A computed fold for a 346-nucleotide part of an RNA from an uncultured bacterium, annotated as small-subunit ribosomal RNA, central domain. The coordinates come from a structure-prediction model, not an experiment, and the mean pLDDT is 88. The full RNA is in RNAcentral, with records from ENA.
Context: one part of a larger RNA
RNA sequence: CUGGGCGUAAAGCGUGCGCAGGCGGUUGUGUAAGACAGGCGUGAAAUCCCCGGGCUCAACCUGGGAAUGGCGCUUGUGACUGCACGGCUGGAGUGCGGCAGAGGGGGAUGGAAUUCCGCGUGUAGCAGUGAAAUGCGUAGAUAUGCGGAGGAACACCGAUGGCGAAGGCAGUCCCCUGGGCCUGCACUGACGCUCAUGCACGAAAGCGUGGGGAGCAAACAGGAUUAGAUACCCUGGUAGUCCACGCCGUAAACGAUGAUCACUCGAUGUUGGCGAUAUACUGUCAGCGUCUAAGCAAAAGCAUUAAGUGAUCCACCUGGGGAGUACGACGGCAACGUUGAAACUC
Repeated sequence: CUGGGCGUAAAGCGUGCGCAGGCGGUUGUGUAAGACAGGCGUGAAAUCCCCGGGCUCAACCUGGGAAUGGCGCUUGUGACUGCACGGCUGGAGUGCGGCAGAGGGGGAUGGAAUUCCGCGUGUAGCAGUGAAAUGCGUAGAUAUGCGGAGGAACACCGAUGGCGAAGGCAGUCCCCUGGGCCUGCACUGACGCUCAUGCACGAAAGCGUGGGGAGCAAACAGGAUUAGAUACCCUGGUAGUCCACGCCGUAAACGAUGAUCACUCGAUGUUGGCGAUAUACUGUCAGCGUCUAAGCAAAAGCAUUAAGUGAUCCACCUGGGGAGUACGACGGCAACGUUGAAACUC
């Protein structure tokens, strides 16, 4: 490289958008680049292969043939691919009318609770554990009543629920805004699918500047436990967690399952529409689940949400360790990320 693969054995980029590239519905006419058919030329000789011949055989030598991945020219064909032009509406999209939603951004606002502060009542404990101790408390704690401050998160509803490309998204109201679904009609007329490079988004932690800081809590301190205990348990507690702006760009970023399209037994729950003979459906479209037939699979399992049957495009894999390391390059403030070997060894 070919072949074979990629849920769990090595292997689907974290996700999207998208230029180039690859692939592309239906129909008519033309063209003849690809394609197909015929002819001609060329493809040196030797070698290889086949049939013969010559050295007693063989190696070797030798005659003829075949072969020579092909290439060029020419004549034709017009199904298929391409190209040009013209149509079509089923793919794709637009408009009109409805629907659901924690989709995103900004602003405002609410109650419960924790903590702290002030005042009152009140007195000796509170807190904590397996048991304790550190800790708090007669300078009046814990408990309880009233008032106040501040930050963060939103009980019930709540779901096997919904939305989003993924990450993810949850009190309530307002403003701005993206996407989806359904119904029928009208319109555009292949405008499509995928996508190397690229661009954008991307949990948590971490970083920079400035705020904020209630609770929680790496580090740290103390108390226990223990042979020890740099832990598990307890009392404290700083970064951080929160906000704004800017970086970082990674996760078991998981369905460990790339995207799109078509086809392929059924049953059932549920969300949002539409339809209906309307309390339960015999229907249909879009989603989310459960079970199962064929088929697939090494099996467990998957099974119209495929891991089934096919098509197109992209990413990736090629024994374990060394190693996601070294070196180089690129990116980053740094942390580090991306790309990514070899010796050696089993």